[in-house]
Molecule: transfer RNA
Organism: Plesiocystis pacifica
RNA sequence: UCGGGAAUCGUCUAAGGGUAGGACAACGGUUUCUGGUACCGUCAAUCAAGGUUCGAAUCCUUGUUCCCGAA
Numbered sequence: 001u002c003g004g005g006a007a008u009c010g011u012c013u014a015a016g017g018g019u020a021g022g023a024c025a026a027c028g029g030u031u032u033c034u035g036g037u038a039c040c041g042u043c044a045a046u047c048a049a050g051g052u053u054c055g056a057a058u059c060c061u062u063g064u065u066c067c068c069g070a071a
Base pairs, nucleotide, nucleotide: 001070002069003068004067005066006065007064010024011023012022013021018054026042027041028040029039030038047063048062049061050060051059
């Protein structure tokens, strides 16, 4: 330099045009003499900027970062 891939709650991971979900973590509560376990609830995210569309995490363009391959 070229080609391919990835980016979603604090972490991991779904959703391949139509309400962004789950697990762990955190917080609150029940239980317990206390802690732990168990149960219930709450909070929290689409890499950035544009475009297409009634509607975009999803499709298109550009950029950023990372990974793989070629030279």